This is a predicted structure of a 419-nucleotide RNA (Bacterial RNase P class A) from a Caulobacteraceae bacterium. The coordinates come from a structure-prediction model, not an experiment, and the mean pLDDT is 75.

[in-house]
RNA sequence: CCAGACGGCCGGGCGAUCGCGGUCUCCGUUCGCGGAGGUCGAGGAAAGUCCGGGCUCCACGGUGAAAAGGCGGCGGGUAACGCCCGCCGGGAGCGAUCCCAGGGAAAGCGCCACAGAAAGCAAACCGCCCUGCUCCGCUGAAGCUACGCAGGGCUCGCCCUGCGAAGCGGGACGCGAAGCAGGGUAAGGGUGAAAGGGUGCGGUAAGAGCGCACCGCGUCUCUGGUGACAGAGGCGGCACGGCAAGCCCCGCCUGGAGCAAGACCGAAUAGGGACCGCGCGCCCGCGCAAGCGGGCAGGGCUCACCGGCCCGGGCGGUCCGGGUAGGUCGCGAGAACCGUCCGGCGACGGACGGUCCAGAGGAAUGAUCGUCGCCCGCUCCGGCGGGAACAGAACCCGGCUUACAGGCCGUCUGGUCCG
Numbered sequence: 001c002c003a004g005a006c007g008g009c010c011g012g013g014c015g016a017u018c019g020c021g022g023u024c025u026c027c028g029u030u031c032g033c034g035g036a037g038g039u040c041g042a043g044g045a046a047a048g049u050c051c052g053g054g055c056u057c058c059a060c061g062g063u064g065a066a067a068a069g070g071c072g073g074c075g076g077g078u079a080a081c082g083c084c085c086g087c088c089g090g091g092a093g094c095g096a097u098c099c100c101a102g103g104g105a106a107a108g109c110g111c112c113a114c115a116g117a118a119a120g121c122a123a124a125c126c127g128c129c130c131u132g133c134u135c136c137g138c139u140g141a142a143g144c145u146a147c148g149c150a151g152g153g154c155u156c157g158c159c160c161u162g163c164g165a166a167g168c169g170g171g172a173c174g175c176g177a178a179g180c181a182g183g184g185u186a187a188g189g190g191u192g193a194a195a196g197g198g199u200g201c202g203g204u205a206a207g208a209g210c211g212c213a214c215c216g217c218g219u220c221u222c223u224g225g226u227g228a229c230a231g232a233g234g235c236g237g238c239a240c241g242g243c244a245a246g247c248c249c250c251g252c253c254u255g256g257a258g259c260a261a262g263a264c265c266g267a268a269u270a271g272g273g274a275c276c277g278c279g280c281g282c283c284c285g286c287g288c289a290a291g292c293g294g295g296c297a298g299g300g301c302u303c304a305c306c307g308g309c310c311c312g313g314g315c316g317g318u319c320c321g322g323g324u325a326g327g328u329c330g331c332g333a334g335a336a337c338c339g340u341c342c343g344g345c346g347a348c349g350g351a352c353g354g355u356c357c358a359g360a361g362g363a364a365u366g367a368u369c370g371u372c373g374c375c376c377g378c379u380c381c382g383g384c385g386g387g388a389a390c391a392g393a394a395c396c397c398g399g400c401u402u403a404c405a406g407g408c409c410g411u412c413u414g415g416u417c418c419g
Base pairs, nucleotide, nucleotide: 001415002414003413004412005411006410007409008408009407010406012372013371014370015369016368017367018366020041021040022039023038024037025036026035027034028033043390047401048400050399051398052397053396054395055258056257057256058255068254069253070252071251072250073087074086075085076084077083088102089100090099091098092097103249104248108247109246110243111242112241125189126188127185128184129183130182131181132180133179134178136176137175138174143168144167145166147164148163149162150161151160152159153158197215198214199213200212201211202210216238217236218235219234220233221232222231223230224229262329263328264327265326272320273319274318275317276316277315278314280313281296282295283294284293285292286291298311299310300309301308302307334356336355337354338353339352340351341350342349343348374387375386376385377384378383
């Protein structure tokens, strides 16, 4: 310098003017509020609402036993967690480093698509090997017959030997190829995510843990480690394919709802209740009606009257209670933030010092200008023009996940060059 890995951080600065919300002080007030000054006023994710808690109410005889849901290597951290740290095992990468729903498949059930001969009591498509039969091709001996040539013999008719070539014969044995049948095999090919350990040597008709060595696997023992686990040795020729993000088994966790939780104050109107008062009711007449006049006197009990008690309706008055509108609280000094030191590899914990840091309701946190910084374009190098992400609290906190222009810092890896 190039390429990369991991961790941490920032998310424009300053000033002026105008404006908004909370709060404090002072002043004014028609008590509704207004004014002045001070002070505070979005985020790393305030987001998704996916986990875990605080807080609140409800439920609850006990046990999270059952049902249901979640979690799942080991050890730690934490209020807790499905989060975080360290380690183990497996996988990827030359490496820094990254990824893993990472308990159990010899408890049981179920499934293993397509392809393939065969997917679970394994199987036999091609191939390889052995045996038998059939067919084809190649090779093609002995022997027999006649002829030709050469040599020899002779009883001259022929005979013998050798060579040549032809015919007949033989067509066996062997070799090669194909087909069929029976058998062996699981090395090789092919299918698949997966085919009953891998490599090598021996062995075999061909093969095969068939035998052996090493690796793997299982099991036993020992050693190290808190542990997950690792290492060593012995034994076993290998039995035990995969899927539990299918049911299931094992261990652990969980009562439900959520600030519209919930608590307090509490109108107007309409219901409800208590007490008191009222000849309040019915009939007739007049009147359009409001009303006026006259007569009778609600129901039940006490035999009946009187008297008394009880009950019901209407109107009026006084009082009580619940709820609604509305108001107040919940509501921010806390698992808080900053700094230093200590313990720990780390997550984190502790001590000391300092700081107060939005609050809420249909909802404030803004706008303009100047200047500096950043990015882009143009440039006569003086400047000029433009741009600035994702997003925005609402009971609070710890996590996870997702979005994000641009930039800063640190540690480490691989390569290249120079000294």

It matches the Rfam family "Bacterial RNase P class A". It is annotated as a ribozyme.